[in-house]
Molecule: SAM riboswitch aptamer (S box leader)
Organism: soil metagenome
């Protein structure tokens, strides 16, 4: 630093836990977690295509000058820990219940009950967790 409401399961081994932790709710003896073989999904990484950018370089060129090995300008080309848009899935990953399952802390809107509190909805960051 980017995403995280999309998507996408089958078999055999095996046999009780499993959703990251805490609370919930859930999943699971019609088989959980792993661990094999297969399918699949997505498109970050690489790959290709087009287009800026960056930042260089060579020819022809045009133009201003103080006429100079020097400046500028637009063509062409090439660079890249770039950026945006298309594509393709052979490759390194990642994933294949439920929004990241919900929540927690802050903060805005409304609504309910109560006095300066306390519930409850919706969003918005924050942390914290994933992938890359």
């Nucleotide at each position: 630093c980017a995403u995280c409401u999309a998507g996408a399961c089958c078999g055999g081994c095996u046999g009780a836990g499993g959703g990251a932790a805490a609370g919930g709710c859930c999943c699971u003896u019609a088989g959980a977690a792993g661990c094999c073989g297969g399918g699949g999904c997505a498109a970050c990484c690489a790959c290709c295509c087009g287009g800026g950018g960056u930042u260089c370089c060579c020819g022809a060129c045009g133009g201003a000058c103080u006429c100079u090995u020097g400046c500028c300008g637009g063509c062409g080309g090439a660079u890249c820990a770039u950026c945006c848009g298309g594509g393709a899935a052979c490759g390194g990953u990642g994933c294949c219940a439920a929004c990241u399952c919900c929540u927690g802390c802050g903060g805005a809107c409304c609504c309910c009950g109560a006095u300066u509190c306390g519930g409850g909805c919706u969003c918005c960051g924050a942390u914290a967790g994933a992938u890359g």